[in-house]
């Protein structure tokens, strides 16, 4: 996808044709569902008619009403009797089986009703029902009595045929037999009814006429046999599900013989004899199912299915059981046990919807207690008919296919509304509105069918039977009847666009997107996965897609899955080769030749039901659906034919295989015995403190003499060198020598056998180390154990001891990374290059060749790794194996095993993966190689103090907020007293402090000055005074001014749009910025390799500070990066000389002025440095060493510059920004407080600890900057801070300006000090509105810790650190000891890359990839699910033994009872039958014991999540 007897949600307008209990083979109320036949009989009764006899009634005619007979009748029920009730309908429990399917036997059967033939129906007899009466029972029924028929029952005859059994002959045969013909023997038959006619006979009558019986005759029915047809029975090959965790099974069991039984064969049944029979080709056991045609589904092969229709088998409330009967072991019959249900007068009956409707129940779930025999088929009937819930039709349900409709056409102002929006449109959408039209369906009117070319009943003709014109059968015409459905289909015609659309999706897979709404909630999900504040995946909406009276879901099947691989699949590493090897069964098999025809292959012939699928025609208006012919059915069977292949039978061959000879090799394999090292251990000597042992020790030996050394001696086990990717063996394995026995192998001869071959399920050997067993030995090692160490622990690792065991015989035991992770035979397919083992040639270097044993490589092959004549390449045979992970190699059964276990070997349950090879990276207590203040090497700090400043924390109304490892913490903040402010508390305001835009409104204006009140203050009320903004036009005026109107624009008031927000989200963002990092990376285009991912370029070998540069190289180029250009400083030079500068000139206190532009400096331009040049060095490249020259030397030193990217890094509070909150408040204002809190913790810093110092005084030298609300000079006041003052300067001029260290004196003498300044007191000063919270300065007094700093840790390679001081920015002031600069002075040190810390490049391993701060194992805790195992317990099933034993058939007996038939006058007796009795069998049932199976269980075990 595709299908479905479906089901459920939402929706539902018509109509054909189909089709509905899959569940409980549960229980069933009521009503139908098999009867017919009067032409089989007997009786009763009804009607109607004739007709007597009685009674009423009437004049009578008649007429009622009773009884009697006789006749009819398409009348009514019951009986007797016949035929059908074995067909139809329904279900589908059982059934794995000749059930079914298919081909076939039957020489081993039977067939009612039908067809044809042939024959025949003849004498006679005895019962029964119904009925009568009379009994018993609630009923149901029912005892015995009497009477009666027949197409019921019997006897007899007759026998063409038929059957039996004996004989002959013929034919045919599978040798059993069959069949046909014939001989005698012997057995067995019957029913009649109805019409008709009197032609013949007889009766009645009257000799007629009519009637009747015999007969005749026609039908219908009986009878015998043949044959047919139809349906069955029985037999047989072949096919038909799972499980081997069912492996053995069977006593009528197998097979004879006799015998009974049956329609018939037969252990079907009995008796006796035999011991067979089945079964790995799956017997037996269990589970689970009706079989087919077919239906689904597939490209086929295949898989799944068995509803509807149709063949077949079963079954009929469970289990037995037989009558009847052609036919049953019988749905609507009988008997009998049981269960259930009803009735019962308790004694006893009655029942059996899995037929049609219906009813409970069960379920997700399946309909009406309808209509009709008109059609079609059944049963009976001569016929009409009748009966028929089979059928035919209607009813219900979109359950399923089919058709129809729900309107066409035009119609832009692209209406209104919705819905988005970038606010312009967009889109719903020609969609509606509107005009014009048509009339299916449905609605009303009227008409009105096919299905009946049938079928009945008269009549009248024609054919036939027949003596016959009768009758009967048949046909023809005419008439009259016959339709449930249905007044329905179908036709006509009225109105009227009126009355008729949902349903699912819309993240990818999949066609179809957007807007709200939520906020890992709510919820979706087929898989992957969506939702944690912008969600096309959740809800709604718009818009869209997509099927359509349906759509969607669900649930199953198949199919996509070549993911069970027959078509058509695998096993080195992904699941998978069995540990080896031997071998049965089986599979497969070498060259040639002759036969054969079982495989094979053709052709006919049979069959392979219809139906259905296909394919042409038909009919319903189409389709659906329905119907008529083909095709097809792939299979079976028979017969004929072919002979390559394969089988099979005979012959032959040598090339596979073997086998003999000659020769070779080796740790092959048992068994005996020999040896020498070496370690312990015992004896003796020498000899002394000490050994051993480790990372370092200890534990231990050791003065009772170890260790070391010499002799001697025990005893055990292993066998150095040799010794080799070398030998041997099947494989586990095998190593010192010698002998003994014995297996292979190989290579040379080419004698010899003749296919004897390969493989191998059971099956048998053999099979390392551990371990078990019994005995043995036990040197050395050594599981357990002891100890010492290590460690947080240490049940380890490492060191001292040590039992088991290693060893030896014997028995077991059977695993193992038993791995080449590669089954085994056999052939074929480039070479190279080692190496054991043999031949061969040989000129002795070498070559050839055969067997092993390696490595390298082609060609194929393989996901890639990798394999590659020792295949993982190309073939063929055979075995063993695998099929997602985890449960689990577990349970549970079976075998083995002394144990241990081993072997065979599941499932629940649960996951959406586990895996393999490779790639790119990270990563690593891997490996190369190299960098960097990384470490060392050094100087100086931090951490200890005391005080700033920041964080944390705590507290608080509030301590606004943000930053948090390096890469937050003296950071935003380059200045929080108010203000900054963003936070508290409080007062206050609402078109708002600010902006734009619209209306309205006053206009004596807002606004400005200024007074009162009240308030902290904003602000709020009130009063005075002059003054009043800009443009335009126009009037007064001489213009400018100026006064006045109009209009406007700004201001005001109002109201409305909005403004506002440091509100929230740095995980919607922009921008900037931190960091890996000045680290040297990072990519790309084309190429080429690789299935791909991706490689390669970027790699190797040098070399650099670098991916800097050479050389190499399938890569060649190219970016961004690195370097180079900028700047600033180090030299020279040109140009310019005020404010700068002064050699030389005058001149002065002073470059101060005159001069002048040399020098210094300024500031603008240029040169300059390039490994250029030299000498080593190296691949004579890059380049590196080292020189020369220079002011500078290999990038001079500084700076500004920051690849690809990473940290959802940081920042909505600096700005700007989507989106969200808010609107008299989160907006705006005021006035105080807060940000400055303090027990602590922590960072970054000052100042110290002193003598290389502290004070004093005196002296000497900077660069860089800043100044007009500003730097501020001399002078002057104060001890000082600082004040008075104002020159000068808008700046190489003038001010801040004093540089400090330094230097020279001179004091202080190791003291908590004259070190050190914290704190704290008085006193001031200055900034500002204001210094209390909470400023900074000065003097004067105070004078803490601190004596150099645990563990641990920062910075710094030169003008570096160290140290010393000045600026500046913010700024009123200031908490700066901060930062940003400047510039004095001015070191030390680097052996070196082992280590620590971050990096770069090649490399290797990974189970990491949010990338080791990853992954991840196990226990124990607590939840929850399945499962194993248990003392037992309750089913179900099943087998054995016994007891008991209904109903039946059978078999015996039958003294009771007994028409037909013989005997017999009869009485009676015979035969035969019945009742009942007894056996055999047996169903339930009952007992004991056992097998299997399921359910439950306290407790228990592991396993999942």
């Nucleotide at each position: 996808g595709a299908g479905c007897g479906a089901a459920c949600g939402c929706u539902g307008g018509c109509g054909g044709c189909g089709u509905g209990c899959u569940u409980a083979a549960c229980a069933c109320a009521u009503g139908c569902a098999a009867g017919u036949c009067g032409u089989g009989c007997g009786a009763a009764g009804c009607u109607a008619u004739u007709u007597u006899g009685a009674g009423g009634g009437g004049u009578a005619a008649c007429c009622c009403u009773u009884a009697g007979a006789g006749u009819a009748g398409a009348c009514u029920g019951a009986g007797c009797g016949g035929c059908a009730g074995a067909c139809g309908a329904g279900u589908g429990a059982g059934u794995a089986a000749c059930a079914c399917g298919u081909g076939g036997g039957u020489a081993a059967c039977c067939u009612a009703c039908c067809u044809c033939c042939a024959g025949g129906a003849c004498c006679g007899g005895g019962a029964u029902a119904a009925c009568c009466a009379c009994g018993g029972g609630a009923a149901a029924c029912u005892a015995g009595g009497g009477c009666u028929a027949a197409u019921u029952c019997c006897g007899g005859a007759u026998a063409a045929g038929a059957c039996c059994a004996c004989g002959g002959c013929a034919u045919c045969u599978a040798u059993g037999g069959a069949u046909g013909c014939u001989g005698g023997g012997g057995u067995a038959a019957a029913a009649g009814g109805u019409g008709g006619c009197c032609u013949c006979u007889g009766g009645u009558g009257a000799u007629g006429a009519g009637c009747c019986a015999a007969g005749c005759u026609a039908c219908c029915a009986c009878u015998u046999g043949g044959a047919g047809a139809u349906g069955g029975g029985c037999c047989c090959g072949c096919g038909u599900c799972c499980c081997a965790u069912c492996a053995g099974g069977u006593a009528g069991u197998u097979g004879g013989u006799g015998a009974g039984g049956u329609a018939a064969c037969g252990g079907c049944u009995c008796a006796c004899c035999a011991a067979g029979c089945c079964u790995a080709a799956g017997a037996c056991g269990g589970g689970u199912a009706g079989c087919u045609g077919g239906c689904c589904u597939u490209a086929g092969c295949g898989g799944g299915u068995g509803g509807u229709c149709a063949g077949c088998c079963a079954c009929a409330c469970u289990g037995g059981g037989a009558c009847u009967g052609a036919g049953a072991c019988a749905c609507g019959g009988c008997c009998c046990c049981g269960a259930c249900u009803c009735c019962u007068a308790c004694g006893g009956g009655a029942g059996g919807c899995a037929g049609c409707a219906g009813u409970g129940g069960g379920g997700a779930a399946u309909a009406u207690u309808g209509g009709g025999c008109a059609a079609u088929g059944g049963g009976c009937g001569a016929a009409a008919g009748c009966c028929u819930g089979a059928c035919c039709c209607a009813g219900c349900g979109a359950c399923g296919c089919c058709g129809c409709g729900u309107g066409g056409g035009g119609g832009a102002a692209g209406a209104a509304g919705g819905u988005c929006u970038u606010c312009g449109g967009a889109u719903u959408g020609u969609a509606a509105a509107c005009c014009c039209c048509u009339g299916u369906u449905g609605g009303g009117a009227g008409g009105g069918a096919c299905g009946a070319u049938g079928g009945g009943u008269a009549a009248a003709g024609g054919g036939g039977c027949u003596a016959a014109u009768a009758u009967c059968c048949u046909u023809u015409u005419u008439a009259c009847c016959u339709g449930a459905c249905g007044g329905u289909a179908c036709c006509u015609u009225c109105a009227a666009a009126g009355a008729a659309a949902g349903c699912c999706c819309c993240g990818g897979c999949u066609a179809a997107c957007u807007c709200c709404g939520u906020g890992c909630c709510a919820g979706c999900a087929g898989c992957c996965g969506c939702g944690g504040u912008a969600a096309u995946a959740c809800g709604g909406a718009g818009g869209g897609g997509g099927c359509a009276a349906g759509c969607g879901u669900u649930g199953c099947u198949c199919g996509g899955a070549u993911u069970u691989a027959c078509u058509g699949g695998g096993c080195g590493u992904a699941a998978a080769g069995g540990g080896u090897c031997c071998g049965u069964a089986g599979g497969c098999g070498g060259u040639u030749u002759c036969g054969u025809a079982a495989g094979u292959c053709g052709a006919a012939c049979g069959u392979g039901a219809a139906a259905g699928c296909c394919c042409g025609a038909g009919g319903c208006u189409c389709a659906a659906c329905c119907c008529c012919g083909g095709a097809a059915u792939u299979g079976c069977g028979u017969u004929c034919g072919a002979a390559a292949c394969u089988g099979u039978g005979g012959g032959a061959c040598u090339g596979g295989a073997g086998u003999c000879c000659g020769g070779a090799a080796g740790g092959g394999g048992u068994c005996g015995g020999u040896g020498g090292a070496a370690u312990u251990c015992c004896c003796g000597g020498u000899g002394u403190a000490g050994c051993g042992g480790u990372g370092a020790a200890a534990u231990g030996c050791g003065u009772a003499g170890a260790u070391a050394u010499c002799g001697g001696g025990a005893g055990g086990a292993a066998c150095a060198c040799c010794a080799g990717u070398g030998g041997c063996g099947a494989a586990g394995g095998c190593g010192a020598c010698c002998g003994g026995c014995u297996g292979u192998u190989c290579c040379g001869g080419u004698a010899c056998u003749g296919a004897c071959g390969c493989u191998g399920a059971a099956g048998g050997a053999c099979g390392a180390a551990a371990g078990c067993g019994u005995g043995g030995g036990g040197a050395g090692c050594g599981a357990a154990c002891c100890g010492g160490a290590u460690u947080a622990g240490a049940u380890a690792c490492c060191c001292g001891g040590g039992u088991a065991g290693u060893c030896c015989a014997c028995g077991c035991c059977c695993u193992a990374a038993a791995c080449g992770a590669u089954g085994g035979a056999c052939g074929c397919u480039a070479g190279g290059u080692g190496u054991g083992g043999g031949g061969g040639c040989g000129u002795u270097a070498g070559c050839c060749u055969c067997c092993g044993u390696g490595c390298c490589g082609c060609a194929g092959c393989u996901a890639a790794c990798g394999c590659a004549u020792u295949a993982a390449g190309c073939g063929u045979c055979c075995c063993g194996c695998c099929u997602g992970g985890g449960g689990a190699g577990u349970a549970c059964g079976g075998u083995c095993g002394c144990a241990a276990g081993a072997u065979u070997g599941a499932a629940a349950c649960u996951c959406a993966a586990a895996g393999g090879a490779a790639u790119u990276g990270g990563c690593g207590g891997g490996g190369g190689c190299c960098c960097g203040c990384a470490c060392a090497a050094g100087c100086g700090g931090u951490g200890g103090a005391g005080c700033a400043u920041g964080u944390g924390g705590u507290u608080u109304a509030a301590u606004u907020c943000g930053a948090u490892g390096c890469u937050a913490a003296g950071c935003g903040a380059a200045g929080a007293a108010c203000c900054u402010u963003a936070c508290c508390a409080g007062g206050g305001u609402u078109u708002g402090a600010c902006a734009u835009g619209a209306c309205g409104g006053a206009u004596u204006a807002a606004g400005c000055c200024u007074a009162u009140c009240u308030g902290a203050a904003a602000g709020g009320a009130u009063g005075g005074g002059g003054u009043g903004g800009g443009g335009u036009g126009g009037a007064g005026c001489u213009u400018u001014a100026c006064u006045u109107c109009a209009c406007u624009c700004a201001g005001c008031c109002g109201u409305c749009a909005c403004a506002g927000g440091u509100g929230c989200u740095g995980c919607a963002u922009g921008g900037c910025u931190g960091u890996c990092g000045u680290c040297a990376g990072c990519u790309c285009g084309u190429g080429c390799c690789g299935u791909g991912a991706g490689g390669u370029g970027u790699c190797c070998g040098g070399u650099u500070a670098a991916g800097u540069c050479c050389g190499g190289u399938a890569a060649c180029g190219a970016g961004c990066g690195c370097a180079a250009c900028c700047c600033c400083u180090a030299u020279g030079c040109u140009u310019a000389g005020u404010u700068g500068c002064c050699a030389g000139c005058a001149u002065u206190c002073a470059g101060u002025u005159g001069g002048g532009c040399a020098c210094u400096c300024u500031a603008a331009g240029c040169a300059g440095a390039c490994u250029g040049c030299u000498g080593g060095u190296a691949a004579a490249a890059a380049g590196c060493c080292g020189g020369a020259g220079g002011a500078a030397g290999g990038a001079g030193g500084g700076g500004a510059c920051g690849a690809c990217g990473u940290c959802a890094a940081g920042u909505c509070a600096g700005c700007a920004u989507g989106g969200c909150c808010u609107u008299u408040a989160u907006g705006c204002u005021c006035u105080g407080g807060g940000c400055u809190a303090c027990a602590c913790a922590c960072a970054u810093g000052c100042u110290a600890c002193a003598a290389u110092g502290g004070c004093a005084g005196g002296u000497g030298c900077a660069g860089a900057g800043g100044g007009u609300u500003g730097c501020c000079a001399a002078a002057u006041c104060g001890u000082a801070a600082g004040g008075u003052g104002g020159a000068g300067c808008u700046a190489a001029u003038c001010c801040c300006c004093a540089a400090a260290a330094g230097c020279c004196u001179g004091u202080c003498u190791c003291a908590g000090u004259u070190c050190g300044g914290a704190u704290c007191g008085c006193a001031g000063g200055c900034u500002g509105c204001a210094a209390c919270u909470c400023g900074c300065c000065u003097g004067c007094g105070u004078g803490a810790a601190g004596c150099c700093g645990g563990a641990a840790u920062c910075g710094c390679u030169a003008g570096u650190a160290a140290u010393c001081g000045c600026g500046g920015a913010u700024c009123a002031g200031c908490u700066a000891c901060g930062c940003c600069g400047c510039g004095g002075u001015g070191a030390a040190u680097a052996c070196g890359u082992u280590c620590c810390c971050g990096g770069g490049c090649c490399u290797u391993g990974c189970a990491c990839a949010c990338a080791c701060c990853g992954c991840c194992c196990g226990u124990c805790a607590c939840a929850c699910c399945a499962c194993g195992a248990a003392a037992g317990u309750c089913g179900g099933u099943u087998c054995u033994g016994c007891c008991c034993g209904a109903a039946g058939u059978c078999g015996c007996c039958g003294g009771g009872c007994u028409a037909a038939c013989c005997c017999g006058u009869a009485a009676g007796g015979g035969a035969g039958g019945c009742a009942g009795g007894c056996g055999c069998c047996u169903a339930a049932g009952g007992u004991a014991g056992g097998g299997c199976u399921g359910g439950u269980a306290a407790u228990u075990g592991g396993g999942g999540u």
Small-subunit ribosomal RNA from an uncultured bacterium, 1505 nucleotides, folded computationally. The coordinates come from a structure-prediction model, not an experiment, and the mean pLDDT is 84. It matches the Rfam family "Bacterial small subunit ribosomal RNA". Rfam links the family to the GO terms structural constituent of ribosome and ribosome.